[in-house]
Context: one part of a larger RNA
RNA sequence: GGCGCGUGGUGAAUGCCUUGGCACUAGGAGCCGAUGAAGGACGUGACUAACUACGAUAAGCUUUGGUGAGCGGUAAGUACGCUAUGACCCAAAGAUUUCCGAAUGGGGAAACCCAACUCGUAAGAGUUGUCUGUAUCUGAAUACAUAGGAUAUUUGACGGAAUACGCUGUGAACUGAAACAUCUCAUUAGCAGCAGGAGCAGAAAGAAAAAUCGAUUCCCUAAGUAGCGGCGAGCGAACGGGGAAGAGCCCAAACCAACGUGCUUGCAUGUUGGGGUUGUAGGACUGAUAUAUAAGAGUUACAAAAGUGUUUUAUAGCAGAACAAGUUGGGAAACUUGGCUAUAGAGGGUGAUAGCCCCGUAAGCGAAAUGAAGCACACUCUUUUCAGGAUCCUGAGUACGGCCGGACACGUGAAAUCCGGUCGGAAUCUGCGGGGACCAUCCCGUAAGGCUAAAUACUCCCUAGUGACCGAUAGUGAACCAGUACCGUGAGGGAAAGGUGAAAAGCACCCCGGAAGGGGAGUGAAAUAGUUCCUGAAACCACGACGCCU
Numbered sequence: 001g002g003c004g005c006g007u008g009g010u011g012a013a014u015g016c017c018u019u020g021g022c023a024c025u026a027g028g029a030g031c032c033g034a035u036g037a038a039g040g041a042c043g044u045g046a047c048u049a050a051c052u053a054c055g056a057u058a059a060g061c062u063u064u065g066g067u068g069a070g071c072g073g074u075a076a077g078u079a080c081g082c083u084a085u086g087a088c089c090c091a092a093a094g095a096u097u098u099c100c101g102a103a104u105g106g107g108g109a110a111a112c113c114c115a116a117c118u119c120g121u122a123a124g125a126g127u128u129g130u131c132u133g134u135a136u137c138u139g140a141a142u143a144c145a146u147a148g149g150a151u152a153u154u155u156g157a158c159g160g161a162a163u164a165c166g167c168u169g170u171g172a173a174c175u176g177a178a179a180c181a182u183c184u185c186a187u188u189a190g191c192a193g194c195a196g197g198a199g200c201a202g203a204a205a206g207a208a209a210a211a212u213c214g215a216u217u218c219c220c221u222a223a224g225u226a227g228c229g230g231c232g233a234g235c236g237a238a239c240g241g242g243g244a245a246g247a248g249c250c251c252a253a254a255c256c257a258a259c260g261u262g263c264u265u266g267c268a269u270g271u272u273g274g275g276g277u278u279g280u281a282g283g284a285c286u287g288a289u290a291u292a293u294a295a296g297a298g299u300u301a302c303a304a305a306a307g308u309g310u311u312u313u314a315u316a317g318c319a320g321a322a323c324a325a326g327u328u329g330g331g332a333a334a335c336u337u338g339g340c341u342a343u344a345g346a347g348g349g350u351g352a353u354a355g356c357c358c359c360g361u362a363a364g365c366g367a368a369a370u371g372a373a374g375c376a377c378a379c380u381c382u383u384u385u386c387a388g389g390a391u392c393c394u395g396a397g398u399a400c401g402g403c404c405g406g407a408c409a410c411g412u413g414a415a416a417u418c419c420g421g422u423c424g425g426a427a428u429c430u431g432c433g434g435g436g437a438c439c440a441u442c443c444c445g446u447a448a449g450g451c452u453a454a455a456u457a458c459u460c461c462c463u464a465g466u467g468a469c470c471g472a473u474a475g476u477g478a479a480c481c482a483g484u485a486c487c488g489u490g491a492g493g494g495a496a497a498g499g500u501g502a503a504a505a506g507c508a509c510c511c512c513g514g515a516a517g518g519g520g521a522g523u524g525a526a527a528u529a530g531u532u533c534c535u536g537a538a539a540c541c542a543c544g545a546c547g548c549c550u
Stems, first nucleotide, its partner, number of pairs: 001549004005544005015534001016499002020470002022467007029459002031160002039100003042055003046078002050074002061094006070082003105114003115128005129158003133153006165196001166194005176183001180230001206213002217244005227235002248451003251395001255274009279429001281394004285388004294383005307377009317365002323338005339356002341345001347359003400424008410436001431446005486493002506533001509520004
């Protein structure tokens, strides 16, 4: 010096663990905001940096319930207090709630600056945003008027979120077509607007082809079919069948009445009330007929408001069976022996593995207050049928046509149907639309007004639970004071970091040392468990009064 072995150091793998995540299930909830939100800034404690809680009444104030012996958050400590006149804690309802923030008196570089008016002795309190609705007063060009202005008002809106779900508008490209232009990706992503707990749609100018069905939505099927398609890539129905759910209504008009307005004085028109709402056409109208101590309906549409009682339920809780001894051990829940309980042998904890030690679990019980649902009462609302067929009504710049686009599975095609732009532009029930060019027969429907629950979609959130999900390089980025530290002018990017022990019993005291640190002593089952402390691999380092070789 090398190889090997051993003992240590360093280091953190591995094993075990889980406070945290992930994916779901069932039920609930699905909005908050000018009565000032979401989100923040700054404060509040005897001592207080942070988190949490709260707001100048500031880790809190009041009331009502629950509970019952301790309590003053995390979080030790000292001091000082509270509490059977019931504290602390839990639940419900209130009070307070600085400043910023839609922010709304004006301004502004958010959490700041500066006002006016009213009330008040003062301290101080209140009002003053924009748009919109309503009412009143005013009031130009321009006479009436109108536009405009002012004032009042408990008209309403504004902003946020759950990066989810919905509707509307706008709207790509990469990509695929093995290139690329129609096409595809895709009526997607993105952007904008608006809404609700759902939204959209919706009571046939339907679908069809059988003397058929009967609003909408969703699922399965029909079917990768019929079709569309540089007939390429690809796109892709409907009828019918089976299910979930089930609910239908209101206007406009004709006509009548009342009250107005205009004037050409018998027409036009407005408001309110009645009437009326459909396809086997219906209604008005005319003529008969019926009647309420009845029948029916109702707070989601069909009109609409607020109640009372009761039941159930949510938001605190109550009660809840049954075991001992010996042995080992630091410790018993282990083992041995003998018992008990189970509508409870789910789970968790306890010094190792507990049905019977603790918390619980099964079955059961419970609410002053607030909410939800059901039922009843009360209340509120509505009102028949037939015949006649003369007249009137039944949604107009609409339907439809030309041209040009878009949507329909359908790319202009033989292209119906629906929507839009533009130019034209009907009929009036003996009417009109549709049945995939178009025409006829036949059949179906009744456009040009509106409302409508359920079945459907989603999950920021609450409660209970589940897992052939993860177990600290995993699982959320985040098990830990994480959207933190840190980086960036900014938009934005974005970590690392868990484990002493059963219990701090966290090493009194002595010695060395300036200290750090160490040696004794002591605690503990263990200190090579001594605070980045369970286990403690490897790389790497050191030592060996260890072996072999040179």

Predicted 3D model of a 550-nucleotide part of an RNA (large-subunit ribosomal RNA, domain I) from Leuconostoc mesenteroides. Its Rfam family is "Bacterial large subunit ribosomal RNA". The source organism's lineage runs through Bacteria, Bacilli, Lactobacillales, Lactobacillaceae and Leuconostoc. Model confidence (mean pLDDT): 83 of 100.